This is a predicted structure of an 85-nucleotide RNA (c-di-GMP-I riboswitch aptamer) from Dechloromonas sp. The model forms 100% of the base pairs in the Rfam consensus. NCBI's taxonomy places the organism under Bacteria, Pseudomonadati, Pseudomonadota, Rhodocyclales, Dechloromonas. The prediction has a mean pLDDT of 80. It was read from a public genome assembly, where an Rfam model found it.

RNA sequence: AGCAAAUUUUGGCAAACCCGUCGUGAGGCGGGGACGCAAAGUUUCCGGUCUCGGCCAUUAAGGCUGAGAUAGCGGGGCCGCAAUC
Numbered sequence: 001a002g003c004a005a006a007u008u009u010u011g012g013c014a015a016a017c018c019c020g021u022c023g024u025g026a027g028g029c030g031g032g033g034a035c036g037c038a039a040a041g042u043u044u045c046c047g048g049u050c051u052c053g054g055c056c057a058u059u060a061a062g063g064c065u066g067a068g069a070u071a072g073c074g075g076g077g078c079c080g081c082a083a084u085c
Stems, first nucleotide, its partner, number of pairs: 012037002017032006035072001041078003045075003048070009
């Protein structure tokens, strides 16, 4: 890398919710708990969404921007496990 057929174990992670804790907040961490996941491993490089602040606008809606959050919202980077030829 390709074709046909067959096979895929041991295991892993842990949503909501609850308790504790940190944070203005989104949310994070620990414990319990499993909705699901073959990358639900890792990483904010790109986009989305969310939070806080500033500016513009303003009946309202909204727009721009800074910092942050989300990797279980997608894309990308890096790493990894099993089986057959």